[in-house]
RNA sequence: ACCUUAUCAAGAGAGGUGGAGGGACGAGGCCCUAUGAAGCCCGGCAACCGGCAGCAACAUGCUGUGACGGUGCCAAUUCCUGCAGAAGAGAUUCUGAGAGAUGAGGA
Numbered sequence: 001a002c003c004u005u006a007u008c009a010a011g012a013g014a015g016g017u018g019g020a021g022g023g024a025c026g027a028g029g030c031c032c033u034a035u036g037a038a039g040c041c042c043g044g045c046a047a048c049c050g051g052c053a054g055c056a057a058c059a060u061g062c063u064g065u066g067a068c069g070g071u072g073c074c075a076a077u078u079c080c081u082g083c084a085g086a087a088g089a090g091a092u093u094c095u096g097a098g099a100g101a102u103g104a105g106g107a
Base pairs, nucleotide, nucleotide: 002106003105004104005103006102007101008100013042015041016040017039021032022031023030027081028080029079043074044073045072048070049069050068051065052064053063054062055061078099083096084095085094086093087092
């Protein structure tokens, strides 16, 4: 790098450091940022996998649990749109796909 699958409308600092950028890529928007960006540390959120507890029962499931382990995440819906479809006179709205992110499994 690739394949499968689940989820993506909730949640998370008025800390330290750092110094100019950031919001995945490319395009168009729109935003955040010296009342300090990214990164790092600390802190926090959540509960995907494992652990543990209970229930169920052979399909391997359901529920719970965080001062337990492995990730992940901490502006805005995955910030919005780009493709297809539906509604509407229109502005616009809704649905789906694609792309992406994360977990788990595979190769």